[in-house]
């Protein structure tokens, strides 16, 4: 450095419920755990998906990082 234990210390939190913001996708707070070794950060570099608009396109709009990707990082069994 790769890698990722039925290890340690900690962390996050899907669905669903609830309050709230939004036209929507979806966001945020609370409850809740399906899972996660990056489920940390990045959507003003890229692919993909979703929303709405449209003159229907290789367009516009906003969103998703728990799809891929990029960047950074705790721990250290085996290899």
């Nucleotide at each position: 450095c790769a890698c990722g234990a039925u290890a340690a210390u900690g962390g996050c939190a899907a669905a669903c419920c609830u309050a709230u913001c939004g036209a929507a996708a979806g966001g945020u707070g609370g409850g809740g755990a399906c899972g996660c070794a990056a489920a940390g950060c990045u959507a003003a570099a890229g692919g993909g998906c979703c929303u709405u608009c449209c003159g229907a396109g290789a367009g516009a709009u906003g969103g998703c990082a728990g799809c891929c990707a990029g960047c950074u990082a705790c721990c250290g069994a085996a290899u």

Model confidence (mean pLDDT): 84 of 100.
This is a predicted structure of a 79-nucleotide RNA (c-di-GMP-I-GGC riboswitch aptamer).